The prediction has a mean pLDDT of 84. This is a predicted structure of a 147-nucleotide part of an RNA (small-subunit ribosomal RNA, 3' minor domain) from a Pirellulaceae bacterium. Taxonomically the source falls in Pirellulaceae (Bacteria, Pseudomonadati, Planctomycetia, Pirellulales). It was read from a public genome assembly.

[in-house]
Context: one part of a larger RNA
RNA sequence: CACCGCCCGUCAAGCCACGAAAGUGGGGGGUCGACGAAGUCGCCGAGCUAACCCGCAAGGGAGGCAAGCGCCGAAUCGAAACUCCGCGAUUGGGACUAAGUCGUAACAAGGUAGCCGUAGGGGAACCUGCGGCUGGAUCACCUCCUU
Numbered sequence: 001c002a003c004c005g006c007c008c009g010u011c012a013a014g015c016c017a018c019g020a021a022a023g024u025g026g027g028g029g030g031u032c033g034a035c036g037a038a039g040u041c042g043c044c045g046a047g048c049u050a051a052c053c054c055g056c057a058a059g060g061g062a063g064g065c066a067a068g069c070g071c072c073g074a075a076u077c078g079a080a081a082c083u084c085c086g087c088g089a090u091u092g093g094g095a096c097u098a099a100g101u102c103g104u105a106a107c108a109a110g111g112u113a114g115c116c117g118u119a120g121g122g123g124a125a126c127c128u129g130c131g132g133c134u135g136g137a138u139c140a141c142c143u144c145c146u147u
Stems, first nucleotide, its partner, number of pairs: 003110001005107001008103002011100001013097002016094001018092003023087006031079004039072001041070003047065003052061003113134009
């Protein structure tokens, strides 16, 4: 490149990340319950027992040990939750992408001035009602300021 301008939204295509989603795969630390190894401790200890005590001895006593029982107890199993990370048919909008579709909402009074709030409506930009603002053009008048 200056109205043969600018520009808005739906729809279509491509691509990217994100949200939702029946569910699904895994991680984490706890809670409750079941079972319960090793081991300490406690109880018991009819079996075993060189040292100490009694006894000439046999044997007995004290002490110790095994076995048994109990508390605690790792791993394991189960239950209901919590939390974190993935995947997920489908779905929702969003960003971006020279020349796609439909219209033309906004920008000049943009051809119904525009915008804000709100309610209803509509393929879409939007439309309509109510209230508000001038950041509205034009014409006239009033007030004020400057020369």